[in-house]
Molecule: c-di-GMP-I-GGC riboswitch aptamer
Organism: Kineococcus sp. TRM81007
RNA sequence: CUGGACAAGGGCAAACCCGUCGCGAGGCGGGGGCGCAAAGCCACGGAGCUCUCUGAGCGAGCCGGGUUGCCGAAG
Numbered sequence: 001c002u003g004g005a006c007a008a009g010g011g012c013a014a015a016c017c018c019g020u021c022g023c024g025a026g027g028c029g030g031g032g033g034c035g036c037a038a039a040g041c042c043a044c045g046g047a048g049c050u051c052u053c054u055g056a057g058c059g060a061g062c063c064g065g066g067u068u069g070c071c072g073a074a075g
Base pairs, nucleotide, nucleotide: 002075004071011036012035016031017030018029019028020027021026034061040067041066042065044064045063046062048058049057050056051055
């Protein structure tokens, strides 16, 4: 460095429910916990989704890419 353990200590939080904002996709807060080793951050490429569709948006928990990072055994 790779690898990611029935290791340790921690972290995040799908569906669904409540509140709130938005035309909407969805965002935020609370509950919840399916999962996650980058499920931290960034819309750069592809795909997807929304709307009042020459355009403007959403989504980082779809794939790839960029960037930062805790712990750490075997091989």